[in-house]
Context: one part of a larger RNA
RNA sequence: GAUUGAACGCUGGCGGCAGGCCUAACACAUGCAAGUCGAGCGGAAACAGACAGAAAGCUUGCUUUCUUUGCUGUCGAGCGGCGGACGGGUGAGUAAUGCCUAGGGAACUGCCCAGUCGAGGGGGAUAACAGUUGCAAACGACUGCUAAUACCGCAUACGCCCUACGGGGGAAAGGAGGGGACCUUCGGGCUUUUCGCGAUUGGAUGUACUUAGGUGGGAUUAGCUAGUUGGUAAGGUAAUGGCUUACCAAGGCGACGAUCCCUAGCUGUUCUGAGAGGAUGAUCAGCCACACUGGGACUGAGACACGGCCCAGACUCCUACGGGAGGCAGCAGUGGGGAAUAUUGCACAAUGGGGGAAACCCUGAUGCAGCCAUGCCGCGUGUGUGAAGAAGGCCUUCGGGUUGUAAAGCACUUUCAGCGAGGAGGAAAGGUUAGUGAUUAAUACUCGCUAGCUGUGACGUUACUCGCAGAAGAAGCACCGGCUAACUUCGUGCCAGCAGCCGCGGUAAUACGAGGGGUGCAAGCGUUAAUC
Repeated sequence: GAUUGAACGCUGGCGGCAGGCCUAACACAUGCAAGUCGAGCGGAAACAGACAGAAAGCUUGCUUUCUUUGCUGUCGAGCGGCGGACGGGUGAGUAAUGCCUAGGGAACUGCCCAGUCGAGGGGGAUAACAGUUGCAAACGACUGCUAAUACCGCAUACGCCCUACGGGGGAAAGGAGGGGACCUUCGGGCUUUUCGCGAUUGGAUGUACUUAGGUGGGAUUAGCUAGUUGGUAAGGUAAUGGCUUACCAAGGCGACGAUCCCUAGCUGUUCUGAGAGGAUGAUCAGCCACACUGGGACUGAGACACGGCCCAGACUCCUACGGGAGGCAGCAGUGGGGAAUAUUGCACAAUGGGGGAAACCCUGAUGCAGCCAUGCCGCGUGUGUGAAGAAGGCCUUCGGGUUGUAAAGCACUUUCAGCGAGGAGGAAAGGUUAGUGAUUAAUACUCGCUAGCUGUGACGUUACUCGCAGAAGAAGCACCGGCUAACUUCGUGCCAGCAGCCGCGGUAAUACGAGGGGUGCAAGCGUUAAUC
């Protein structure tokens, strides 16, 4: 000099863009953060409507009340599907099961894309519900009824899997919209469109494994290792493999630093530097690891799973003492720790994600707003004129000098802030009507395209523009001995004090304190800490 996720002191006008627990991976009150699908299913608790019945009122054809019917819009709880493995947080652990770069072959891959083939015929349950019943609660138990895209056989098997090449094994599910013939037990069958279902091939994406090189410090750590190193056989896995087991051999690593100890998430980057290098890993992006601590598996395409399960432990809470409940390193917020780090905000309007045919629902992701000079950038705090060089202050050799065109005065301007008015863009979708194309038996339905109309904004009192008023509301901080730009007076008297280094202060201190003056930066300026 540059820099910072900074803090502290003094000061503080506005805006834009960014950033904001670096410490206790300490403990957490409260609310929210993952749901959705009725176009899979039996259904109907709530709300609204409709039909029917009854009663009352009279205005004699509706008003109110009650009841029934899932009939309609819808839908609590339940079965079922998909998603809760993403998104969000944190950096404890990890010096290599990690990360980075370049490879490899022995693998799996839901949803998505492309291709091929198929979807026939049956069965038995179970929740909800009803009844009985246990319990303080959490939560159950028994009996009975019922559905499915839930579950299980049978049939079929191009391709698929196993094979001793003879053969053997294995699948599926329906839903919704429309409809002319034909059939009908009047439910529908049938047909068509669309969404789904099964098998398989390839792709894409994701994931797993593996090799080499690189990736901190310590030798005041020199030897380490028995599943250890290799082989055979078997098991296990999606898959290779001591991954596991049995047997056999005695190997394997190490001064090119094994083992042990300490420290640490890694990278793109970031800071500095002419570079080489040094330092760093906040925000943003990629990977990894973790989710109160330790262990374990289940489900699933994917987890050994932050807001799932089981066991053990510590802690907190409830309890009728028998037993239960919980996990903010999600967003806010609280206590604590600390020099130190924000609102218990608004909205799903946009982008993206999950579910759904869609409308739509959910989304503390995200978009925004709030707080903080924490940083960077921009703007303002007036402009011109104005010598009697006013007054006052300070200095003085008492002549004057300086503050100083500075002020006042005069003439202007109105950025920003204030008040008032107007007002984009972020909006595409979606809905509806018409035309047209595809599909089809079809002018239904559905989908695509085009056009018209309609239509959705948290931010938001938006950005921006115009008008109004008036210089009106807006400057400080540090320094002035040398390094280092900037000097004098008074006070003090080795005292009080200053100080980054050299050093100042003991009666004329440009070095302490104050005044005047000056210098440097400026909504900041200094100090401290840290890095180059």

Small-subunit ribosomal RNA, 5' domain from Shewanella gelidii, 532 nucleotides, folded computationally.
Its Rfam family is "Bacterial small subunit ribosomal RNA".